[in-house]
RNA sequence: AUCUUCGGGGGCAGGUGAAAUUCCUGACCGGCGGUGAUGGUUCGUGCGUGAACCUUAAGCCCGCGACUCGUCAUGAUUGCUCAGGCAAAGUGGCGACUGACUUGGUGUAAUUCCAAGGCCGACGGUAUAGUCCGGAUGGGAGAAGAU
Numbered sequence: 001a002u003c004u005u006c007g008g009g010g011g012c013a014g015g016u017g018a019a020a021u022u023c024c025u026g027a028c029c030g031g032c033g034g035u036g037a038u039g040g041u042u043c044g045u046g047c048g049u050g051a052a053c054c055u056u057a058a059g060c061c062c063g064c065g066a067c068u069c070g071u072c073a074u075g076a077u078u079g080c081u082c083a084g085g086c087a088a089a090g091u092g093g094c095g096a097c098u099g100a101c102u103u104g105g106u107g108u109a110a111u112u113c114c115a116a117g118g119c120c121g122a123c124g125g126u127a128u129a130g131u132c133c134g135g136a137u138g139g140g141a142g143a144a145g146a147u
Stems, first nucleotide, its partner, number of pairs: 001147006012026004027131002029121002031064004039054006059119002068096007077088004101117005123134003
């Protein structure tokens, strides 16, 4: 570089109501990369401890992705005009937007471990939706493998 495969989980019980998996009470879920004090093996060392390798660890710490919007380019196609052209789906680049954590404990060191209590979750539809239906048999951060 090319190709192949993989690449998101969760609504149950009760209440109110004409109607709610949407409201109320309790319930349930957590994409990708990084960081970070996991566990193990081997080696060195008098001890303390040091080194290498394998492997694991964050929804709310850093960043990314999906959605939405803007802009530029493209647009064999479609529509309009037929003289230049104009408009649109689609595609690509760039940009904008993009949620949420504290307290205590241990310790040299933890917003990551342990404990407790909190908080967050695109757009369209519908009785107001993280969990239902839809765009989506889509896209995708990336992961693995082959050449």

This is a predicted structure of a 147-nucleotide RNA (FMN riboswitch aptamer (RFN element)) from Paenibacillus tuaregi.
The model forms 100% of the base pairs in the Rfam consensus.
It matches the Rfam family "FMN riboswitch aptamer (RFN element)". About the family: The RFN element is a highly conserved domain that is found frequently in the 5'-untranslated regions of prokaryotic mRNAs that encode for flavin mononucleotide (FMN) biosynthesis and transport proteins.